[in-house]
Context: one part of a larger RNA
Molecule: small-subunit ribosomal RNA, central domain
Organism: Trichopus zeylanicus subsp. travancoricus
RNA sequence: UUGGGUGUAAAGCAUCUGUAGGUGGCUUUUCAAGUCCGCCGUCAAAUCCCAGGGCUCAACCCUGGAUAGGCUAUGGAAACUACCAAGUUGGAGUCUGGUAGGGGUAGAGGGAAUUUCCGGUGGGAUAGUGAAAUGCGUAGAGAUCGAAGGGAACACCAACAAUGAAAGCACUAUGCUAGGCCGACACUGACACUAAAAGAUGAAAGCUAGGGGAGCAAAUGGGAUUAGAUACCCCAAUAGUCCUAGCCGUAAACAAUGGAUACUAAGUGCUGUGCAUAUCGACCCAUGCAGUGCUAUAGCUAACGCGUUAAGUAUCCCACCUGAGAGUAUGUUCACAAGAAUGAAACUC
Numbered sequence: 001u002u003g004g005g006u007g008u009a010a011a012g013c014a015u016c017u018g019u020a021g022g023u024g025g026c027u028u029u030u031c032a033a034g035u036c037c038g039c040c041g042u043c044a045a046a047u048c049c050c051a052g053g054g055c056u057c058a059a060c061c062c063u064g065g066a067u068a069g070g071c072u073a074u075g076g077a078a079a080c081u082a083c084c085a086a087g088u089u090g091g092a093g094u095c096u097g098g099u100a101g102g103g104g105u106a107g108a109g110g111g112a113a114u115u116u117c118c119g120g121u122g123g124g125a126u127a128g129u130g131a132a133a134u135g136c137g138u139a140g141a142g143a144u145c146g147a148a149g150g151g152a153a154c155a156c157c158a159a160c161a162a163u164g165a166a167a168g169c170a171c172u173a174u175g176c177u178a179g180g181c182c183g184a185c186a187c188u189g190a191c192a193c194u195a196a197a198a199g200a201u202g203a204a205a206g207c208u209a210g211g212g213g214a215g216c217a218a219a220u221g222g223g224a225u226u227a228g229a230u231a232c233c234c235c236a237a238u239a240g241u242c243c244u245a246g247c248c249g250u251a252a253a254c255a256a257u258g259g260a261u262a263c264u265a266a267g268u269g270c271u272g273u274g275c276a277u278a279u280c281g282a283c284c285c286a287u288g289c290a291g292u293g294c295u296a297u298a299g300c301u302a303a304c305g306c307g308u309u310a311a312g313u314a315u316c317c318c319a320c321c322u323g324a325g326a327g328u329a330u331g332u333u334c335a336c337a338a339g340a341a342u343g344a345a346a347c348u349c
Stems, first nucleotide, its partner, number of pairs: 004321003007304002012318001014201004021194003025088004033081002035077004041071003049065006091191001092188003096183004103177004108172002110154001115149002118146004126135001163168001206247006215241002220236004258317006266295009299306002323348001331342004
């Protein structure tokens, strides 16, 4: 290196679209590139291997022979792959009737709560903690009632539920819009799978410009605790959190599990939608498809566990792994920056 692997030991790109490439349903035909069979030539000698011989043996030397394999020419075979041509419908897609949904986006509306301000009542505390103190309050707090302002988030319903490629997505109604699933007739006729490069999307934090700023709250100040306390606890409080327009491109971006297809015991929930049965109707009962959970057989696994949503049995394609040094150095690309991406070696074990 190959063999071997990638849930947790090193290892699945954050997710998707998709170019090249790789791989690819069924039936029949052509052809003979791959493939298979025969055969010609060649692959110097020495060496290696086999047989025989010569030095007293051996090493050594001499004579003869051979397999496998490579390349070229030539004659055949036609199952498989490729090619040519024609067809087919099961994969894939289109049309059509339904249907569920926090899928996306735009503007509009709503109530509860916190907070601020104004006014009334009232009159000494309040807040906070393990205990306190800083804080706030007779310039009238806290409490309570009424009016007003402003920002952010949407209780209950709520689920082990739904939906989206992932990130994510929940007050209400509306406009625009994307995808899924089920059923049935018809249509196209392999149009498919994967995907290097490339492109798109991508939580939070952070950055730029302009707004906004109720609550919360890095930094910071003060009070405690402590030997100290640059912390945990308390009182304040700025960036930020929110909006608009850009950038960043990373997360334990996790199911730590790439995608597609087929096959392989059962049982039991939930979601969507059919069919059959039943009924006045709705349930019940049986069954199909698509998803989402739990238990479990065979099998797998180092074990834990996985188990028709596989980590089982197989095929195809991509990505990745091989001690530490190190996701470091250097170079390059990208970025306003912060940094991101790509990514070694010496030395050492």